Source information:
Predicted 3D model of a 118-nucleotide RNA (c-di-GMP-I riboswitch aptamer) from a Pyrinomonadaceae bacterium. The coordinates come from a structure-prediction model, not an experiment, and the mean pLDDT is 79. Its Rfam family is "c-di-GMP-I riboswitch aptamer". Rfam links the family to the GO term cyclic-di-GMP binding.
[in-house]
Formats: sequence, C1' cells, structure tokens
RNA sequence: ACACGAUAAAGGCAAACCUGUUGUGAAGCAGGGACGCAAAGCCGUGAGUCUCCACAGAAAGCGCGCCGGAAUGGUUUUAUCCUGAGCCGCUUUGCUGCGAGAUUGUCUGGUUGCCGAA
Repeated sequence: ACACGAUAAAGGCAAACCUGUUGUGAAGCAGGGACGCAAAGCCGUGAGUCUCCACAGAAAGCGCGCCGGAAUGGUUUUAUCCUGAGCCGCUUUGCUGCGAGAUUGUCUGGUUGCCGAA
C1' cells in the first nucleotide's frame, strides 16, 4: 500500500414512530427518537420496487343521447349507390403508451474515507 473486519480505541450515521413543513403523489427536509449500520459517506451506471399532474389509447359502469340505417369504408362533379351494428357524452380504473419523477438503509456499479487485532 492492497485485501480484510475484532467482545479493540476514538468517533460517526440514524429505521419505525411522533411533530412541523414542501409536493398531485411516491416521497423529501427540519426537530425529537434509536431498529440497526464498517461506508447506513457521496454519486446515481445497469436493474428492482413505487408514484401519476398532463396527453393519447384501452376496459368497466351510467345515459328514454343517435340508430327502417348507427359508425366505418369504398364510389363520386353535385348527388347517388354499395358495405352494415354500432356511435356519442360523462364517470371510474397507473390498465397500456409517451414518458416524467421517487427510492438506494433494495441489489449492482463508481468514488472518497477512521482504526489496525487475526
């Protein structure tokens, strides 16, 4: 120096929960509080998990809204003709997409670091 991690020494951080605060939300920040942690310091690579303001689609529900022609498509100068059972409005659902974000004390990766037993 590197690896490694002790019933060592000096210290450090701070889970759940509570209070306040920010955010649509996941969650963050501050104070209290300690479950734990040898990187539970920092970053956020590749993943995992979580969220959904907005837009588009999908599904479900409702509507005495449309329907002897709904909607779509073809034909067509206008018209007409053919096809033929759905269309529209509202609500709900992260269900999907476009994504955007959160978490890292979820793993992996990068980087810095206290001590020095085996």